[in-house]
RNA sequence: AGAGUUUGAUCCUGGCUCAGAGCGAACGCUGGCGGCGUGCCUAACACAUGCAAGUCGAGCGAGAAAGUCCCGGCAACGGGAUGAGUAAAGCGGCGAACGGGUGAGUAACGCGUGGGUUAUCUACCCUCUAGUCUGGGAUAACCUUCCGAAAGGGGGGCUAAUACCGGAUGAUGUCUUCUUGGGGCAUCCCAAGAAGAGCAAAGGGGGCGCCCGCAAGGGGCUCUCGCUGGAGGAGGAACCUGCGUCCGAUUAGCUAGUUGGUGAGGUAACGGCUCACCAAGGCGACGAUCGGUAGCCGGCCUGAGAGGGUGACCGGCCACACUGGGACUGAGAUACGGCCCAGACUCCUACGGGAGGCAGCAGUGGGGAAUCUUGCGCAAUGGGCAAAAGCCUGAUGCAGCCAUGCCGCGUGAGUGAAGAAGGCCCUAGGGUUGUAAAACUCUUUCGCCAGGGAAGAUAAUGACGGUACCUGGUAAAGAAGCCCCGGCCAACUCCGUGCCAGCAGCCGCGGUAAUACGGAGGGUGCAAGCGUUGUUCGGAAUCAUUGGGCGUAAAGCGCGCGUAGGCGGCUUGGUAAGUCGGAUGUGAAAUCCCGGGGCCCAACCCCGGAACUGCAUUCGAUACUGCCUGGCUAGAGUCCCGGAGAGGAAGGCGGAAUUCCCGGUGUAGAGGUGAAAUUCGUAGAUAUCGGGAGGAACACCAGUGGCGAAGGCGGCCUUCUGGACGAUGACUGACGCUGAGGUGCGAAAGCGUGGGGAGCAAACAGGAUUAGAUACCCUGGUAGUCCACGCCGUAAACGUUGGGUGCUAGGUGUCGCGGGUAUUGACCCCUGCGGUGCCGUCGUUAACGCAUUUAGCACCCCGCCUGGGGAGUACGGUCGCAAGGCUAAAACUCAAAGGAAUUGACGGGGGCCCGCACAAGCGGUGGAGCAUGUGGUUUAAUUCGAAGCAACGCGCAGAACCUUACCUGGACUUGACAUCUGGGGAACCUCUUCGAAAGUUGAGGGUGCCUUCGGGAACCCCAAGACAGGUGCUGCAUGGCUGUCGUCAGCUCGUGUCGUGAGGUGUUGGGUUAAGUCCCGCAACGAGCGCAACCCCUAUCGCUAGUUGCCAGCGAGUAAUGUCGGGCACUCUAGUGAGACUGCCGGUGUUAAGCCGGAGGAAGGUGGGGAUGACGUCAAGUCCUCAUGGCCUUUAUGGCCAGGGCUACUCACGUGCUACAAUGGUCGGUACAGAGGGUCGCGAUCCCGCGAGGGGGAGCCAAUCCCAAAAAGCCGGUCUCAGUUCGGAUUGGAGUCUGCAAUUCGACUCCAUGAAGGCGGAAUCGCUAGUAAUCGCGGAUCAGCAUGCCGCGGUGAAUACGUUCCCGGGCCUUGUACACACCGCCCGUCACACCACGAAAGCUGGCUGAACCAGAAGCCGGUGACCCAACCUUCGGGAGGGAACCGUCCAAGGUUUGGCUGGUGAUUGGGGUGAAGUCGUAACAAGGUAGCC
Repeated sequence: AGAGUUUGAUCCUGGCUCAGAGCGAACGCUGGCGGCGUGCCUAACACAUGCAAGUCGAGCGAGAAAGUCCCGGCAACGGGAUGAGUAAAGCGGCGAACGGGUGAGUAACGCGUGGGUUAUCUACCCUCUAGUCUGGGAUAACCUUCCGAAAGGGGGGCUAAUACCGGAUGAUGUCUUCUUGGGGCAUCCCAAGAAGAGCAAAGGGGGCGCCCGCAAGGGGCUCUCGCUGGAGGAGGAACCUGCGUCCGAUUAGCUAGUUGGUGAGGUAACGGCUCACCAAGGCGACGAUCGGUAGCCGGCCUGAGAGGGUGACCGGCCACACUGGGACUGAGAUACGGCCCAGACUCCUACGGGAGGCAGCAGUGGGGAAUCUUGCGCAAUGGGCAAAAGCCUGAUGCAGCCAUGCCGCGUGAGUGAAGAAGGCCCUAGGGUUGUAAAACUCUUUCGCCAGGGAAGAUAAUGACGGUACCUGGUAAAGAAGCCCCGGCCAACUCCGUGCCAGCAGCCGCGGUAAUACGGAGGGUGCAAGCGUUGUUCGGAAUCAUUGGGCGUAAAGCGCGCGUAGGCGGCUUGGUAAGUCGGAUGUGAAAUCCCGGGGCCCAACCCCGGAACUGCAUUCGAUACUGCCUGGCUAGAGUCCCGGAGAGGAAGGCGGAAUUCCCGGUGUAGAGGUGAAAUUCGUAGAUAUCGGGAGGAACACCAGUGGCGAAGGCGGCCUUCUGGACGAUGACUGACGCUGAGGUGCGAAAGCGUGGGGAGCAAACAGGAUUAGAUACCCUGGUAGUCCACGCCGUAAACGUUGGGUGCUAGGUGUCGCGGGUAUUGACCCCUGCGGUGCCGUCGUUAACGCAUUUAGCACCCCGCCUGGGGAGUACGGUCGCAAGGCUAAAACUCAAAGGAAUUGACGGGGGCCCGCACAAGCGGUGGAGCAUGUGGUUUAAUUCGAAGCAACGCGCAGAACCUUACCUGGACUUGACAUCUGGGGAACCUCUUCGAAAGUUGAGGGUGCCUUCGGGAACCCCAAGACAGGUGCUGCAUGGCUGUCGUCAGCUCGUGUCGUGAGGUGUUGGGUUAAGUCCCGCAACGAGCGCAACCCCUAUCGCUAGUUGCCAGCGAGUAAUGUCGGGCACUCUAGUGAGACUGCCGGUGUUAAGCCGGAGGAAGGUGGGGAUGACGUCAAGUCCUCAUGGCCUUUAUGGCCAGGGCUACUCACGUGCUACAAUGGUCGGUACAGAGGGUCGCGAUCCCGCGAGGGGGAGCCAAUCCCAAAAAGCCGGUCUCAGUUCGGAUUGGAGUCUGCAAUUCGACUCCAUGAAGGCGGAAUCGCUAGUAAUCGCGGAUCAGCAUGCCGCGGUGAAUACGUUCCCGGGCCUUGUACACACCGCCCGUCACACCACGAAAGCUGGCUGAACCAGAAGCCGGUGACCCAACCUUCGGGAGGGAACCGUCCAAGGUUUGGCUGGUGAUUGGGGUGAAGUCGUAACAAGGUAGCC
């Protein structure tokens, strides 16, 4: 510090997700030790039991028992001493308000921070000062009695005090009054002085030489602990106050002691705190009130920081103590382990009544994912009491439990290659686990056993603890797991599984080769832990102060006016609030950081420092801001002059057109459409002329012209009226900008009332279209459109761009006004201001684009955004007559949704251009019969593959057996075939049994070759096992080969350059070509694969060479023939060359490339044909040619054999053959090829057969011989339009040939038979010249079998105007929501399932307001006839106090009525999600009616 994820790719926006750190955690697997921490986050739920606050006998009175001892007694028993002035209890004092727990409540002066108290209190402690005199009456304990189950209580009697009370003395203190001085912001405060009033106390202990007393004791002195008044301190407490302190406005108004005053009461004290009276205030958009949530802080976690989250442990404050209320005591409480009352709950009870409060420590139940021992000790630290000893202390110190966290240690170390065995993988070689193990050597931390044994304690006292630690012993001995290994993210293989089982944080894996599931081997990471889940911060600049945005991604209010608020020109002086600097106080400790130190280290702990970014006070500075003050004119405004304008409102006027009405002319149609029809018209339409009515809108002018804030505004005239602009001067003197709320305006549609209504026109009707057509088109047509008044308040109200100001190159047009120059004048030209367009530099932007009319550079103010869907929806509120508007969520769901640009692909987008693509032509297919292939069906099997073009006379260039892969049956198991081992035998040949054959049985013959004499090689047989074998599966695991687009003209690269990038450029453009062919131009310059050429055949010629070819001339021969001699001229053969290149001429073109015409030439613009197939596409085809990974099979899915099948046959399709006839059939005669093949062959002459063929065999390994006749053609005859002398299917019979064998199932021949068919529906194919058409010939395969295939030549056409259309293709461009790329994408209803939400008659909880009733305990007030020790008394009483009663206030409770909020609810509404449901086709390409609001 980033990464993954939207796309084919890119940049951007944007969300989701991950890596980090943390935790009081929990869960899963695992678990050796120690140190230090932490440990009910849930039920502030309920609690058994024990303990958690006492202490003081030196304040006081009283005072046991058991036990032991002694005495008396026989004993029972009695007495005494001791126990002991002890225990227990009581009076009194101090403490119990601390310490400990919890976080319910509380949004508050509760907390934090800084101040204030001139408005206060303070027990114990410290310092100082002055005192402590003298009297009195009670009371508990105790005794006795009574009531009660108990808890408890009543009466009577006795007694003490540091308990209680009276009196005295008493001040600098308190109060009142006065005087003087000083201070303060006010009430006032301080100091000094004077006078008056009222107010104190308690004793205990120790010692003593003196005095009194018989003694007890008292007095005195002294020490000490106390006590009282006062002053001060320290610490503590209380109150007030500035500032800070969560969310909701779908909570906007709240308030009656409320706000203030006067007086009184009350308090420690100010105060409406309380009361009476008076006034009518107080709070709130800077968020009152209400609702929700929450203890606050130091800190803790995170973060670079700012910030965010949090408030366990430790520390400070607050609040609470079963719930609610209340006071008492006290220095202090409105009191956790006190009291009273009410309520709920639990317990006891004799039913009358009582008792209780773990949110103290342990512990229990319950709740929960989840949180410990009913431990030890007061040794230490601290606290209470005490003079002290001491007692008490679940505070605390320790121990226990839990891997809950942090930290440390260990589970061994060294050597050790035969790289052992085993495991796993393997290309079978090996690799890996792995120096790992074993083995050898060594060590002993931790553990265990044993011995010693602390510090903590400054004298005594040690729970921890026989602990830490030390020493010895023991043996490598007792001690490793968990997650992960597709990317992010470090770590890979095998097997299993087969969209199953499963994984998953996101993207995503799994449908037979899964590094993603499960297991294994191996590896990575961390380690006594490792993972998972939850949660916080981070990454997230994803709420943006630091530090974001708003033209198109989410986001500018539709537009003005304007309130609060925010911001604000130049300058003088002042002030010092902001701001800046210094100092001081404070910012507790702990924590964090730095330095040092202590536990072996660390965690942990200790000491010191720094820091605590804050607040306050004070001193200073004065540039900037603020405030006060004076001035200025550049901002803003006012006045005078001028012109421009569809600016607004009202009134009036005008013409054209549509429609309607009347009349004339006139006759059969009109209208409408793609074509029609509905419709109108013989009752006279349309057309045309004249007249009239009425409503609405204003052609031309008219313009990226004008005006207005926006919406919007268009004939002419008049009236009223707003704004802007230009120009000159004068004036005011910052008067300004923006604008939350508020208020006004606001297209169309819509609503209300009343008018109006020509045209147009939702709805509606009809006609068409269509599969349908509730649409598009047509004919009609009502609201409405118009006017008046009133609502509505929205829009793609858009420049998708809020307003203002300043600044930052230009060019060009246009509108308004002005200046200059010039002119007779108008233009032109130069120039200023204001408006409105286009282009463009800098700059900016994700890009597109914007660019002085800014989306640039800045400042000010407002509005708005924060992933998509749900949803601008629900609920609530508010506005509206309604429609609806404004405001505005959540659950749930998705991993995206988006913007711009790029490359493709596509378009019922455009442009240009090709191709037998269409057109023009010729011949076919589709109809018939047959052949052949396919589908389908059938079958034991009909083996398998091929599937639009690009499967279907295809693999198959030959299925009777074989082939053969299929079926049935019979037999084999190391196998038909390969290699290896052992044994035997030469190989091999002949005969033979059974059998359909495979196979099997027996007999005989036969002894080879090499040799180092052991044996070996080839071959055969037997045996065992390694292995063979598989046309079994996967062409979607592959190689190779092939098809196809397409012989189309394209596909790319290097460097440069442009772009953030995908990518572009080059390759686009202008010409041209068959061509990315060439030329020109150009930020490109070059290059590669393709094109072309080079190669082959063919067309012309030359040269060379002449046998088997040829024969012109010469000779010979024949009936005839190159037959022979001879020759190589010609043809030809087959080698090698020439030739053609737009080379030449003319025209055209840009002077180019080229094109057109011409000449020459055998051939002319690629002469014709072939071979040759770029980058790639189709997961195209082939595992059955071959090769090959993996899987499967192994007495079978292998191998052998016989027979059958692949040849089936209702039907459908493809490809062909033959025809339908006279351009023909048939008969006879006759002519001319090319290219091939031939020894397991071709086979002549000759003979036989009607023929297929047979016999026979010359010649030929072939320019020699043979196949071999070419056929159409030509000549002649015949047939005469007919199912025929066309056509030949089918069938019968007879044959031939091949072959082991033609039954299933061959070809051919002859005789006979003579089917359909008379030129073929929709549709569809081929061909542009030696082509189509037509005619025959050959070859491969092959024993035989050809209408197929591959070749060959003969005869030999027609047509192409042209590129609109169909198909395919190329280039450029455009749109796109497509990229699996239009066979794309995608919308809505309906149906089904699931999920969350809204509404709903109601039902049922919680919180809360108001009114009223009621009123416990208690404080306060009143009364107090009843009661009462202290004081006074004249003894009667008085003073004073109390009970009781009454009253104010008031908790629970009750009644009534509201508000808010939750749960639930028949039914209902939409929404979301869900591999393959239904209906249509709305959108994306002009999406087929442009789309959208």
This is a predicted structure of a 1493-nucleotide RNA (small-subunit ribosomal RNA) from an uncultured prokaryote.